A computed fold for a 1225-nucleotide part of an RNA from a Planctomycetota bacterium, annotated as large-subunit ribosomal RNA, half B. Its Rfam family is "Bacterial large subunit ribosomal RNA". Its family is annotated with ribosome and structural constituent of ribosome in the Gene Ontology.

[in-house]
Context: one part of a larger RNA
C1' cells in the first nucleotide's frame, strides 16, 4: 500500500458529472395525515406520543395456566436495548398502469397492453404453413367472428389538402400478346418460250398445283392511358409589398404561386441553430431548474395533439433529516502483500557488458556524437519511459474484396391476375363477321311525288277480291312507305306532260343500307347432366375403423381445379452494378480534340497551373484565269453629329482582313471582285514526318478521265494547326466470290456507304442506384482524425517610423498609414516516424521549468502635491483562495484576498484514478430521404485489463575496497531543504494639501497559509481493560457465569498512534552583484557614472540557517585498543601452509516507541533484556458472598472489585551454547 469491515472532535454535501457510497429511517401501539383526485386512492402521506421489570390492591374476560385495563412501585445513559426491520417531502419531463427485452456493457422514455380506428373475410372465408391435385392452422370458430395495420388507459378533441404515389370502382374510348385469319410477298418447279450450238445438252425468262419461309388488314383479355371517389392510406399544410394623427405594431388593403397553404392545442420543448434568448422564480452567486414570453432555425393533432389521479430500480431541479462525499484525516480489526516452509503457473523474450543531459537522425535514442555522471549485487516499494504486454486499427483510406438491407438501379423469378388451349359435353335463345336464299330499303332542285343503277319492255295485276274505308305491326326525311287483319265489291298502274336520266306497269342482273330463314364461323347470356369437385347422421367390402375404395342420396358444373403456353403484376425472392482522378475521402470540379504561356533559344516535358476555343461551316466562303489593295488620319461636301455613304490626299509595311479561338503566316498576297467551271476526281504512290501499338501527317511522280488558261501551268477542297470515336452487331447498294450429294435458294464474303454526347471520348454489358453506428476480411502510416516534426500565412509579443490625439506640446500616456523582427501557446499548411494500435476532452493526485511578472522587493518617468494610480527597467526567492452555473477548458457570477499570473513538459500525467463530454451496439425529438437510412443537431441508458524483466526514482541491505585488525569521534568536496506574506499599534492626524484626504521611514505586536518535530493539555481511537443491557444455547436447576448475534448493542477509557491539539522555523548579519543613483576622469580644453579607477544599490546570486554526505576509488582527519606469536616445509622471502588465538566481531538467545527481509538499538547470570510476582499511576465505577428491609421488581450495608501496553521494584522462568578473527605494504 491494496481489500472487507468497526469507530471519530467541531462542522455537515463545502465532495461530486451526480449525496456515488455509507448513514439516517425502520418493528408493534395509540394520537393524526395536506394539495390533487378517474373518489378507489394519495398514505405507512406528513408529524408526534408510548413500549422493560414487579403486584400486597381494584375491574373485567378465562381453556383456571392466565391475559387484559386501572392504581401504585422498580433500575439503566438507553426498555421494539441485540437480530430481522421504509429516509422524508415539493416541482418538471416521459409512459396511463401490472407486465416484456438486447443470457453476456443498453431494463429504458423502447415493446406489449386494454380501449380507439381503418382494411379485408359469406366457409373448401380471407391469411399463413407447405415436400404443392394432398393435407394442416384459422375453427370443430362464422362478421359481436377471423386476419392485416395504425394509434396507445381515462378527460377534451382530432382541421385544410385527392394535385403526386397508393388503393376502390367504372367501363365507353385509345394501346396491348398468344391464339385465330382474309389477303399478300418470297423459294422450288411440272409445263410454256427464247438463245447457242457438239441435237441432247446448256443459257435466260415466264410459270399452275402441292409444298414451304416471311409478311399481314381484322377477331383477340388483364393491365396501361383514362374518369371518379379515398388521408384515424403513403404523404403535404407558401412568398412579396403598403397600410392607425410621437414611435412601434399592423386589425386592413395590393399581388404572385398551390392540391391545399397549419386549424385547435402546446411552445427556447427529449424538438430553438443563433442561445447561457429576454422578464420572473428560487441561491451570496444557478449554462441546470421553475413559470411566462412568442420572433416556431425546423411544433401540430390516432406518423396522433394538449391535459391527467395513480403507479416507475426511468430521467431532471429543489428542501428537510442524516452522515467520513468533503474541510482533512486519524486509530483499530481481518485477509492480502512481507519473512519463513511446502508447492508452484503465465503472458512476455534479436542479442545485452541495459545511466543523465544536450545534439544528431525515418524527424521524441539505454545502443551515434559531445558532456556529465557512475565500485559489484540483492530486497521493499513507486509507476515517469522502454513510442512497454495483449489484440495482423473496430476509425480513415484502398480492394474493379465480401456480407446482409433498400428502392421508381439493372436483369430475372415464385406468387397472383387475364387471355390462348387440353381435360371439355349436350339444348334452345342473343349478338357480331361471312355466304346462299327471301324480302325491303333508296326523298337535292323541278315534278302528281320519297324516281337507286343498268338492261328488257307495251303491257302488267284484280272475284285465288282491285280503288277505298277502319285496325295492327313496322319503318320515316313525318310527307309518306311496306306488311298484315277486317269491312268492302270492281276496278288500279303505267305509256302521256315535267327531268341531266323514265317508270316498282312488270321481267332480269346488280349497288347501298337493313330485316328474316338456313348454312358455317367467332363471342355471349341462361339451362341441362354425363366429365370434374363437393356434402351426407345411409349403406358395402368388413369381423373393429374416423383410413382407402364402391354404392345410393343431394349439392355444384363444363365453371371450377390442374397441365402447357402468352400478356401483365412481381424487392416476396435471386444475382449483380452502382468510374477515376483527387496535397486523405466525401461535396465542388474535371475526363476526347485545338491554340498559347509555363517549356530553361532543336523535339519532348508535369500540376486540382495560367488564359481561350472545338464536337461546325460553305455548291461557293471549291477550282482555275484575269484583276485590285487595306486600316487609320487630314481636308472638302444637304440632313450628318467623333464615326454611315461621296470625292481628294497622306498612307513610310499591315496598325486591315482572314467563316468561328489562339498562334504562327500571307501585301508577288493566302485579304477584295469578276468569267469560266467542278480535280470537294478513280486506281495507286517512291521517299519522309511523328510514333509503345493502334492511329495521324506530308508527299514527287505513274496511268485514267475532266477543269481553268494563249501557254508554261495548277487543280486529289477551303491560309495552316480543332469541327472526333477502335472492333463487334446489323442496314443500304454493287459484285468476277463461297453455295454443306447436285441445280438454286438462304445465308456469308469482297468493294461502296449508312447507324454511337460508346463525351468515364483506347469505347467491360444491348441492358444496372443506394444505405450498413450490426457489420466482416485483406492491406495502407504509399492515406486522413491525436500527438510529435517542418513552415509560420494566420497567432503572441517586441522594435523602427511618427500622421495625429493629448488647452499649449509627436513621444505623461496614446499611434494613422507603412517597414522590421521574434517566440512556437492559436486557426491551418505539408503528409516525414507510427493504422503486426502512439487511448482521445475535461476533472483528481503529483508536480516540474521559461519569464514575455499576478503579488511581494529594487528602481527611472509622470499629465507624480499627500493618497492611489499610469508606464517603463530590474528581478523566477517564495506565493498565487474558497464557492454557484456547465461535462466542460474557458466564461459569467457571489465572496475574499498581497495577488487571484502567462505559457511549455505527447493541448505533463488512464501499465496512477476518474469517465460527466466525446465516439460502437438500444430508444426519443426536430431536420433530410421512396426507402435502408443519416445529421461537428438535441436527449435518456451504455464492460476503463495487466502479478514490473531492464531504465528511472524512493527506501533498505550484502560484498569488496580504501595497503595490519579494530572501536569510537569528526572534516565536508558536495547535494537537498528552507526562502512566503498580511493586518494593526506607535511614530503620526506628522510631512504633503485650499479643504478632504493622507504617508516614506524607524520601532513594537498578533494573524494566515506552510514546514519540522512532539502527545504535558484539548479530543480521536483504543477488537486481550472497567460497566450496563437483549436474544438464545449451555455449564442439571437457582445463584453465579460463559458462547454466539458486527467488538451482539449501549457507556465509558490506559499505553501507543495521532489532529482538530501543543512547540519551533523563514530572521539577523556578511559578500558579490541587476535596473538604477553616484565620486573622480578622459576620448571630445566643456560635458559626461567609464574608456583607466573607486563605491551605493533587491525578496534574487554566494554564504549565513537545517538534513545527508569520504564508494570525495580525490576512499580524509583525529583518539583510542589489539598485534609483529608457536610449529612444519623450502626455490631462504617481511615465502607457503598448520596451531593457538589478544582486540574485536558475528553466529545463537532474551528483547525493543527499532523494523516488510536485513538493518539499527538494550541485554546475556558480573544480569533488571522480557515474562512472572510485588507495589503504584490511570481506568472502570461500589464485583462475589452473606445479612438486613421489601409481597416483588429491587434497596442498603466497602471507591468495592476488577484491570493490555504505563512506573517502580524484584532473578521465580528465560537470556544455555558455538564460531570468526591481525601479525601486513
Nucleotide at each position: 500500500c491494496c481489500g472487507u469491515c468497526u469507530u471519530u472532535a467541531a462542522g455537515g454535501a463545502a465532495c461530486u458529472a451526480g449525496g456515488c457510497a455509507a448513514u439516517u429511517u425502520g418493528a408493534c401501539c395509540c394520537c393524526g395525515u395536506a394539495a390533487c383526485u378517474u373518489c378507489g386512492g394519495g398514505a405507512u402521506a406528513a408529524g408526534g406520543g408510548g413500549u422493560g421489570c414487579c403486584u400486597a390492591c381494584c375491574c373485567a374476560c378465562u381453556u383456571c395456566g392466565g391475559u387484559g385495563g386501572g392504581a401504585g412501585g422498580c433500575c439503566g445513559c438507553a426498555g421494539a436495548u441485540a437480530a430481522u426491520c421504509g429516509g422524508c417531502u415539493c416541482u418538471g419531463g416521459c409512459g396511463a398502469c401490472u407486465g416484456u427485452u438486447u443470457a453476456u456493457c443498453a431494463a429504458a422514455a423502447a415493446c406489449a397492453c386494454a380501449g380507439g380506428u381503418c382494411u379485408c373475410u359469406g366457409c373448401u372465408a380471407a391469411c399463413a404453413c407447405a415436400u404443392a391435385c394432398a393435407g394442416u392452422g384459422g375453427a370443430c370458430g362464422u362478421a359481436u367472428a377471423g386476419a392485416g395495420a395504425c394509434u396507445g388507459a381515462c378527460g377534451c378533441c382530432u382541421g385544410c389538402u385527392c394535385g403526386g404515389u397508393g388503393c376502390g370502382g367504372g367501363a365507353a374510348u385509345g394501346u396491348u400478346a398468344a391464339g385465330g385469319a382474309a389477303g399478300g410477298c418470297g423459294g422450288u418447279c411440272a409445263g410454256g418460250g427464247g438463245g447457242g450450238c457438239u441435237u441432247g445438252c446448256u443459257c435466260c425468262c415466264c410459270g399452275a398445283a402441292g409444298c414451304u419461309g416471311g409478311c399481314a388488314a381484322c377477331c383477340g383479355a388483364a393491365g396501361c392511358a383514362c374518369c371518379c371517389g379515398u388521408a384515424a392510406a403513403c404523404g403535404g399544410c407558401g412568398g412579396c409589398c403598403c397600410u392607425a394623427a410621437c414611435u412601434a405594431u399592423g386589425a386592413g388593403g395590393g399581388u404572385c404561386c398551390u392540391a391545399a397553404g397549419g386549424u385547435a392545442g402546446c411552445g427556447a420543448a427529449a424538438u430553438u441553430c443563433c442561445u447561457u434568448g429576454u422578464c420572473g422564480g428560487g441561491u451570496a452567486a444557478g449554462u441546470u431548474c421553475c413559470g411566462a414570453c412568442g420572433c416556431g432555425c425546423a411544433u401540430g393533432a390516432a406518423u396522433g395533439g394538449c391535459g391527467u389521479a395513480a403507479c416507475g430500480a426511468c430521467u431532471g431541479g429543489a428542501g428537510c433529516a442524516c452522515u467520513g462525499u468533503c474541510u482533512c484525516a486519524a486509530a483499530g480489526a481481518c485477509g492480502g502483500a512481507c519473512u519463513c516452509g511446502g508447492u508452484g503457473a503465465a503472458a512476455u523474450u534479436g542479442u545485452a557488458u541495459u545511466u543523465g543531459u544536450g545534439g544528431u537522425g525515418a524527424a521524441g535514442a539505454u545502443a551515434c556524437c559531445a558532456c556529465a555522471u557512475a565500485c559489484c549485487c540483492g530486497c521493499g516499494g513507486c509507476a515517469a519511459g522502454a513510442c512497454g504486454g495483449a489484440a495482423a486499427g473496430a476509425c480513415c483510406c484502398c480492394g474493379u474484396g465480401a456480407a446482409c438491407c433498400u428502392u421508381u438501379a439493372c436483369u430475372g423469378u415464385a406468387u397472383c391476375c387475364u387471355g390462348a388451349u387440353a381435360u371439355u359435353g349436350g339444348u334452345c335463345g342473343c349478338a357480331g363477321g361471312c355466304a346462299u336464299c327471301a324480302c325491303a330499303u333508296g326523298c337535292g332542285u323541278a315534278g302528281g311525288a320519297u324516281a337507286g343503277g343498268u338492261g328488257g319492255g307495251a303491257g302488267g295485276c284484280g272475284a285465288u277480291g282491285a280503288u277505298c274505308u277502319g285496325g295492327u305491326g313496322g319503318u320515316u326525311c313525318c310527307g309518306g312507305c311496306c306488311a298484315u287483319c277486317a269491312g268492302g265489291g270492281a276496278g288500279c298502274c303505267a305509256a302521256c306532260g315535267u327531268u341531266g336520266a323514265a317508270a316498282u306497269a312488270c321481267c332480269a342482273c346488280c349497288c347501298u343500307u337493313g330485316u328474316g330463314c338456313u348454312g358455317u364461323u367467332u363471342g355471349u347470356u341462361c339451362c341441362c347432366u354425363a366429365a370434374c369437385c363437393c356434402c351426407a347422421c345411409u349403406c358395402c367390402g368388413u369381423g373393429a375403423a374416423g383410413c382407402c375404395g364402391g354404392a345410393u342420396g343431394g349439392g355444384g358444373g363444363a365453371c371450377a381445379g390442374u397441365g402447357u403456353u402468352a400478356g401483365g403484376u412481381g424487392g416476396g425472392c435471386a444475382g449483380u452494378u452502382u468510374g477515376a482522378c483527387u496535397g486523405g475521402g466525401g461535396c465542388g470540379g474535371u475526363c476526347u480534340c485545338c491554340u498559347c504561356c509555363c517549356a530553361a533559344a532543336g523535339a519532348g516535358u508535369a500540376a486540382c497551373g495560367g488564359a481561350g476555343g472545338a464536337g461546325u461551316g460553305c455548291a461557293a466562303u471549291g477550282g482555275u484565269c484575269g484583276g485590285c489593295u487595306c486600316a487609320g488620319c487630314g481636308c472638302g461636301g444637304u440632313u450628318g453629329g467623333c464615326a454611315a455613304u461621296c470625292g481628294c490626299g497622306c498612307g513610310u509595311u499591315u496598325g486591315a482582313g482572314u467563316g468561328c479561338a489562339a498562334a504562327g503566316g500571307c501585301a508577288u498576297a493566302a485579304g477584295c471582285c469578276g468569267g469560266c467551271u467542278u480535280a470537294a476526281c478513280u486506281g495507286c504512290g517512291a521517299g519522309a514526318u511523328a510514333u509503345a501499338c493502334u492511329c495521324a501527317u506530308c508527299g514527287a511522280g505513274c496511268a485514267g478521265a475532266u477543269a481553268c488558261g494563249a501557254a508554261a501551268g495548277u487543280a486529289g477542297g477551303c491560309c495552316u494547326u480543332a469541327g472526333u470515336g477502335a472492333u463487334c452487331c446489323g442496314g443500304u447498294a454493287g459484285u468476277c466470290c463461297c453455295g454443306u450429294g447436285u441445280g438454286g435458294a438462304a445465308g456469308g464474303g469482297c468493294u461502296a456507304u449508312c447507324g454511337c454526347u460508346c463525351a468515364a471520348c483506347g469505347g467491360a454489358u444491348a441492358a444496372a442506384a443506394g444505405g450498413u453506428a450490426c457489420u466482416c476480411c485483406g492491406g495502407g502510416g504509399a492515406u486522413a482524425a491525436c500527438a510529435g516534426g517542418c513552415u509560420g500565412a494566420u497567432c503572441u509579443c517586441c522594435c523602427c517610423c511618427g500622421a495625429g490625439c493629448g488647452u499649449u506640446c509627436a513621444u505623461a500616456g496614446c499611434g494613422g498609414c507603412g517597414g522590421g523582427g521574434a517566440g512556437g501557446u492559436u486557426u491551418g499548411g505539408c503528409a516525414c516516424c507510427u493504422c503486426g494500435a502512439u487511448g482521445u476532452c475535461g476533472g483528481c493526485c503529483c508536480a516540474u521549468c521559461a519569464c514575455a511578472u499576478c503579488c511581494u522587493g529594487g528602481g527611472g518617468g509622470u499629465g507624480a502635491a499627500g493618497g492611489c494610480g499610469c508606464u517603463c527597467c530590474c528581478a523566477a526567492g517564495g506565493g498565487u483562495u474558497c464557492g454557484g452555473c456547465u461535462g466542460u477548458u474557458c466564461g459569467c457570477c457571489g465572496a475574499u484576498u498581497a495577488a487571484a499570473g502567462u505559457g511549455g513538459u505527447a493541448c505533463g500525467c488512464g501499465a496512477g484514478c476518474u469517465g460527466g463530454g466525446u465516439u460502437c451496439a438500444g430508444a426519443c425529438c426536430g431536420g433530410c430521404g421512396c426507402g435502408a437510412g443519416c445529421c461537428a443537431g438535441g436527449u435518456c441508458g451504455g464492460u476503463c485489463c495487466c502479478u514490473a524483466u531492464c531504465u528511472g526514482c524512493c527506501g533498505u541491505g550484502g560484498g569488496c575496497g580504501c595497503a595490519c585488525g579494530a572501536g569510537a569521534c569528526u572534516u565536508g568536496c558536495a547535494a537537498g531543504g528552507a526562502g512566503g506574506u498580511c493586518u494593526c499599534c506607535u511614530u503620526a492626524g506628522u510631512a504633503c494639501g485650499a479643504g478632504a484626504g493622507g504617508a516614506u521611514u524607524a520601532g513594537g505586536a498578533g494573524g494566515c497559509a506552510c514546514g519540522u518535530g512532539c502527545c504535558a493539555c484539548u479530543g480521536g481511537u483504543g477488537u486481550a481493560c472497567c460497566a450496563g443491557c437483549u436474544g438464545u444455547c449451555c455449564c442439571g436447576c437457582u445463584c453465579g457465569g460463559g458462547g454466539c448475534a458486527a467488538c451482539g448493542c449501549u457507556g465509558g477509557g490506559u499505553a501507543g498512534c495521532u489532529a482538530u491539539g501543543c512547540a519551533c522555523g523563514g530572521a539577523a548579519a556578511g559578500g558579490a552583484u541587476a535596473a538604477c543613483c553616484g565620486c573622480u576622469g578622459a576620448a571630445u580644453g566643456c560635458a559626461u557614472c567609464u574608456a583607466a579607477g573607486c563605491g551605493g544599490g533587491a525578496a534574487g546570486c554566494c554564504c549565513c540557517c537545517c538534513u545527508u554526505a569520504a564508494g570525495a576509488u580525490g576512499a580524509g582527519g583525529u583518539c583510542u585498543c589489539g598485534a609483529u606469536g608457536u610449529c612444519a616445509u623450502c626455490a631462504a622471502g617481511u615465502a607457503u601452509g598448520a596451531c593457538g588465538g589478544u582486540a574485536g566481531g558475528c553466529c545463537c538467545g532474551u528483547g525493543g516507541a527499532a523494523g516488510a527481509c536485513c538493518a539499527c538499538c538494550a541485554c546475556g547470570u558480573c544480569g533488571a533484556u522480557a515474562g512472572g510476582c510485588g507495589g503504584g499511576a490511570g481506568g472502570u465505577g461500589u464485583a462475589a458472598g452473606c445479612a438486613c428491609a421489601g409481597a416483588g421488581a429491587u434497596g442498603u450495608g466497602c471507591g468495592a472489585g476488577c484491570u493490555g501496553a504505563c512506573c517502580c521494584g524484584u532473578a521465580c522462568u528465560a537470556a544455555u551454547g558455538g564460531c570468526c578473527u591481525a601479525g601486513u605494504g